A computed fold for a 62-nucleotide RNA from a Deltaproteobacteria bacterium, annotated as Fluoride riboswitch aptamer (crcB RNA motif).
RNA sequence: UUCGCAUCAGGCGAUGGGGUUCGCCUUUAACCGCAUCUAUUGCUGAUAACUCCUACGAUCCG
Numbered sequence: 001u002u003c004g005c006a007u008c009a010g011g012c013g014a015u016g017g018g019g020u021u022c023g024c025c026u027u028u029a030a031c032c033g034c035a036u037c038u039a040u041u042g043c044u045g046a047u048a049a050c051u052c053c054u055a056c057g058a059u060c061c062g
Base pairs, nucleotide, nucleotide: 009026010025011024012023013022016053017052018051019050020049021048033043034042035041
């Protein structure tokens, strides 16, 4: 210096935060939505899943 293994730890799952669970990755990684006439274009959603808060949107009532 390189490679492998183990341990510890960390990171990630299309836009924020908390809790729980699941999955993935080991820094050359996991991950970085879809459609299309490729445009100053269109569509869904703050979750990986559940739940709460915040922001945003729709409807109704006061």